This is a predicted structure of a 526-nucleotide part of an RNA (large-subunit ribosomal RNA, domain I) from freshwater bacterium LH6-2. The coordinates come from a structure-prediction model, not an experiment, and the mean pLDDT is 85.

[in-house]
Context: one part of a larger RNA
RNA sequence: GGCACACGGUGGAUGCCUUGGCAUAGUCAGGCGAAGAAGGACGCGAUAACCUGCGAAAAGCGUCGGGGAGGUGGAAAUAACCUUUGAUCCGGCGAUAUCCGAAUGGGGCAACCCGUUGAGAGUCAUGUCUCAACAUCGAAAGAAGCCAACCCGGAGAAUUGAAACAUCUUAGUAACCGGAGGAAAAGACAUCAAAUGAGAUUCCCUAAGUAGUGGCGAGCGAACAGGGAGGAGCCUAAACCGAGAGCUACGGCAAUCGGGGUUGUAGGACUACAGACGUUAGCAUAGACGGUAGCAGAAACACGUGGGAAAGUGUACCAUAGGAGGUGAGAGUCCUGUAAGCGAAACCGAACAUGCGGCAGUAGAAUCCUGAGUAGAGCGGGACACGAGAAAUCCUGCUUGAAUCCGGGGGGACCCCCCUCCAAGGCUAAAUACUCGACUAUGACCGAUAGUGAACCAGUACCGUGAGGGAAAGGUGAAAAGCACCCUUUGGAAGGGAGUGAAAUAGAACCUGAAACCGUGUGCUU
Numbered sequence: 001g002g003c004a005c006a007c008g009g010u011g012g013a014u015g016c017c018u019u020g021g022c023a024u025a026g027u028c029a030g031g032c033g034a035a036g037a038a039g040g041a042c043g044c045g046a047u048a049a050c051c052u053g054c055g056a057a058a059a060g061c062g063u064c065g066g067g068g069a070g071g072u073g074g075a076a077a078u079a080a081c082c083u084u085u086g087a088u089c090c091g092g093c094g095a096u097a098u099c100c101g102a103a104u105g106g107g108g109c110a111a112c113c114c115g116u117u118g119a120g121a122g123u124c125a126u127g128u129c130u131c132a133a134c135a136u137c138g139a140a141a142g143a144a145g146c147c148a149a150c151c152c153g154g155a156g157a158a159u160u161g162a163a164a165c166a167u168c169u170u171a172g173u174a175a176c177c178g179g180a181g182g183a184a185a186a187g188a189c190a191u192c193a194a195a196u197g198a199g200a201u202u203c204c205c206u207a208a209g210u211a212g213u214g215g216c217g218a219g220c221g222a223a224c225a226g227g228g229a230g231g232a233g234c235c236u237a238a239a240c241c242g243a244g245a246g247c248u249a250c251g252g253c254a255a256u257c258g259g260g261g262u263u264g265u266a267g268g269a270c271u272a273c274a275g276a277c278g279u280u281a282g283c284a285u286a287g288a289c290g291g292u293a294g295c296a297g298a299a300a301c302a303c304g305u306g307g308g309a310a311a312g313u314g315u316a317c318c319a320u321a322g323g324a325g326g327u328g329a330g331a332g333u334c335c336u337g338u339a340a341g342c343g344a345a346a347c348c349g350a351a352c353a354u355g356c357g358g359c360a361g362u363a364g365a366a367u368c369c370u371g372a373g374u375a376g377a378g379c380g381g382g383a384c385a386c387g388a389g390a391a392a393u394c395c396u397g398c399u400u401g402a403a404u405c406c407g408g409g410g411g412g413a414c415c416c417c418c419c420u421c422c423a424a425g426g427c428u429a430a431a432u433a434c435u436c437g438a439c440u441a442u443g444a445c446c447g448a449u450a451g452u453g454a455a456c457c458a459g460u461a462c463c464g465u466g467a468g469g470g471a472a473a474g475g476u477g478a479a480a481a482g483c484a485c486c487c488u489u490u491g492g493a494a495g496g497g498a499g500u501g502a503a504a505u506a507g508a509a510c511c512u513g514a515a516a517c518c519g520u521g522u523g524c525u526u
Base pairs, nucleotide, nucleotide: 001525002524003523004522005521006520007519008518009517015511016475017474020446021445022443023442024441025440026439027438028437029435030434031146032145039100040099041098042055043054044053046078050074051073061094062093063092064091065090066089070082071081072080105114106113107112115134116133117132118131119130120129121128136143137142150181151179152178153177154176161168165215191198192197202229203228204227205226212220213219233427234426235425236371240259241258242257243256246253247252264405266370267369268368269367270364271363272362273361278359279358280357282356283355284354285353289349290348291347292346294342295341300315301314302313303312316333317332318322324336325335326334376400377399378398379397380396381395382394383393386412407422408421409420410419411418462469463468482510485497486496487495488494
């Protein structure tokens, strides 16, 4: 030096655990803000660095409820206190709520500086202090700023694919901007269909990867019909009647308001007659029920083992409760609970109901009305599954430009016949989308290199001028019973006794404690 065995050190794998995550389902909620938000700065405790809570009334104040013995948060200890005259704690409604921040009296390098006017405190007086008002836009109401996704609109890429690339694709996607709601958008046929008919919109299944479209490449990709979810329809403009600001060449014209009226087998005005059954999404009242604290809740003992019984043995009991968690090992009957049941002074939501309001007829000759720079056309773009194509349909930047019920649009160039619908005003629940958040339940989801980046004081430490990037780090024990006292030592390091404990090779560098790596002892060997 090597090998073997034994015993250690180091190290933190593995096993077990879980306070944290992940996902799904259901219910709720779907907003907060000038009455100052979200988010912060600085403070507030007997002692107080941090977290939590709170705001100079500062780990809190009032009140109304709940609750019933301890309490002064995490968090020990000491001190001083509170509490059955009901504290701490839980819930409802209030009060207070510094400074910054939309930040709003002016300024500013956020948490700071400086004002004006009025009222007050104080001073001999000034300085000083307290309270209120003082930004912008808007006629006012009000607005602004924040917020995860969902929604509508504006404007809008490229990587990529086409095995290159330009039309095309990625994609009307991402990023950006504006706006709104709990949903949004759409929506009551100038729609489809096809010779029979359907009857607003939205969503799902299907039709169907079909018909089409396409450097006919890559790709893109319907609709009709059918089946479901849901179901709801309305209001205006005009004709006509009445009032009439204002203007007037006094003949009238007429903004605006009230009535009327809303349709395509045309409807309405107008004339005549009639005046009810019903319906309702608006407003108000009331409100079953539900939410925001809670209440109550059955039934087991003994023996031995053990540190400890819930395991074992024996004999019982409850069960609308044998879900779950805890308790010194594995508990239906020990604790918290669970099943079934009960509960609100206050605040919130709200079905149904009641009242008001709205809607809701028949017949007829003539005349009048029925949404114009609109429909349509030309040129250029865009949207339609449809790339200009035979290209209908929809939108519109420019140029033009009808008809008006004997009317007008559509039926995929265009024309006829036929069928069908009534544009150029508006509103409309449900079925649908999403989850920052609350509650409940569940998991062939994870178990500390996993699961969120974060189980732990994590968006922290740290890095970066900045935008931004971004960790590591869980486990004594049933209970601190966390080693009084003695000794070694320079020592408050480390250790040896003693003691606690079931265990201390469970001693805080603390469950288990693998390997690499480092030793000690013994044996063999060189």
It matches the Rfam family "Bacterial large subunit ribosomal RNA".